[in-house]
RNA sequence: AUCUUAUCCAGAGUGGCAGAGGGUCAGGCCCUGCGAAGCCACAGCAACCGGUCGGCCCGGGGCAUCCGCCCCAAAUCGAUGCUGGUGCUAAUUCCUGCCCGGGCCACCGGGGGAGAUAAGGU
Numbered sequence: 001a002u003c004u005u006a007u008c009c010a011g012a013g014u015g016g017c018a019g020a021g022g023g024u025c026a027g028g029c030c031c032u033g034c035g036a037a038g039c040c041a042c043a044g045c046a047a048c049c050g051g052u053c054g055g056c057c058c059g060g061g062g063c064a065u066c067c068g069c070c071c072c073a074a075a076u077c078g079a080u081g082c083u084g085g086u087g088c089u090a091a092u093u094c095c096u097g098c099c100c101g102g103g104c105c106a107c108c109g110g111g112g113g114a115g116a117u118a119a120g121g122u
Base pairs, nucleotide, nucleotide: 001122002121003120004119005118006117007116008115013042014041015040016039017038021031022030023029025097026096027095028094043089044088045087048085049084050082051080052079053078054077055076059072060071061070062069063068093114098111099110100109101108102107
């Protein structure tokens, strides 16, 4: 860089440096000198991956070889924030963009695209 899968109406901010932009793109609408982006420190949220514990248990093994007992344990479910790996901490991913349906034309609903994040692959 690209592909696949999952999730995206919940949640969580202060200080320092800095000094004009930011919300991916476009349109809209917002945020911003009562300080944007970025960087740093500390704090927090969440639970994708990992860990730990528990439930269930494919399967494997040991003893006995009559009933049975014990050990390990894939997948899956739940719990836990764990000195682990990421991510995130204005607004639903701020809304819309393409298609379909509804409409008391203000708009509403569903799907898609794009984007973000994670895990895995190339």
The RNA shown here (SAM riboswitch aptamer (S box leader)) has 122 nucleotides and comes from a Planctomycetota bacterium. Of the family's consensus pairs, 97% are formed in the model. Taxonomically the source falls in Planctomycetota (Bacteria, Pseudomonadati).